Model confidence (mean pLDDT): 78 of 100. The RNA shown here (SAM riboswitch aptamer (S box leader)) has 98 nucleotides and comes from Spirosoma terrae. It was read from a public genome assembly, where an Rfam model found it.
RNA sequence: GAUUUAUACCGAAAGGGGGAGAGACAGACUCUACGAACCCUUAGCAACUUGCCAGUUGGCGUAGUGCUAACCUGCCUACUUAUUAGGAACUAUAAAUU
Numbered sequence: 001g002a003u004u005u006a007u008a009c010c011g012a013a014a015g016g017g018g019g020a021g022a023g024a025c026a027g028a029c030u031c032u033a034c035g036a037a038c039c040c041u042u043a044g045c046a047a048c049u050u051g052c053c054a055g056u057u058g059g060c061g062u063a064g065u066g067c068u069a070a071c072c073u074g075c076c077u078a079c080u081u082a083u084u085a086g087g088a089a090c091u092a093u094a095a096a097u098u
Base pairs, nucleotide, nucleotide: 001098002097003096004095005094006093007092008091013042014041015040016039017038021031022030023029025074026073027072043068044067045066048064049063050061051060052059053058075087076086077085078084
């Protein structure tokens, strides 16, 4: 890098460095010199693999990860314009295989 499966509801930031962009892509909208990306430290959230206990769905942990502004639309279906609902694709993460 590729394939398969699962999840994307909720939740969780301070300090130092850095110095203009960022929120995957496009649009919309938003964040940002009252300091963006990115790097480091510490802390936290979550629970994919995993251990124990209970016993069928939960609780508490270790390690490896991930995450720590807030959202909407994109393609298809529902008479399909608006709205709403459902599904899919894309993207991200985890596990397994290659």